[in-house]
RNA sequence: CAAAGCCUGCGGGGUUGGGUGAAAUUCCCGACCGGCGGUAUAGCCCGCGAACCCAUCGAGUGAUCGAUGGGCCGAUCCGGUGGAACUCCGGAGCCGACGGUCACAGUCCGGAUGGGAGCAGGUCGAA
Numbered sequence: 001c002a003a004a005g006c007c008u009g010c011g012g013g014g015u016u017g018g019g020u021g022a023a024a025u026u027c028c029c030g031a032c033c034g035g036c037g038g039u040a041u042a043g044c045c046c047g048c049g050a051a052c053c054c055a056u057c058g059a060g061u062g063a064u065c066g067a068u069g070g071g072c073c074g075a076u077c078c079g080g081u082g083g084a085a086c087u088c089c090g091g092a093g094c095c096g097a098c099g100g101u102c103a104c105a106g107u108c109c110g111g112a113u114g115g116g117a118g119c120a121g122g123u124c125g126a127a
Stems, first nucleotide, its partner, number of pairs: 005123006017029003031107002033096002035048004043094002052071008076092005098110003
C1' cells in the first nucleotide's frame, strides 16, 4: 500500500399555542421538520434510496409474507454578491408514501428492534 472479494459499525427530523366540535396533535389559525451522492454550501437542479403498483417464483389452509425483475416516484422563483450559486445573503412561495383512528395526518400509532441510498473502519492483497 491500488482494484476486486470478505467482515464490522453507523445510517430521518417535526404540531409549543389557540379556535370549532360529542369526538380532531387529522379540520381552521398559527407552529415545526427536511435521508444519501454530485455540484459554490440544495427538501423543491441532476441522480439515488425508501414507500407505493404490477409480474414471476417460493412459503402459507388463508389473510399475508419473502426473493427477483419491471413500473411509478412531490415541490422555486425574484433581487444581491461572485470567476462560478434555482445551493450563499435578502425577500416571497411551494412540497411531503401506505394502513390505522370516536372526523380528513409530512409531524400521532403501525409495518419498522425492518429495509436502505450511502458513510466510516478493518481484513486480504500486487508492483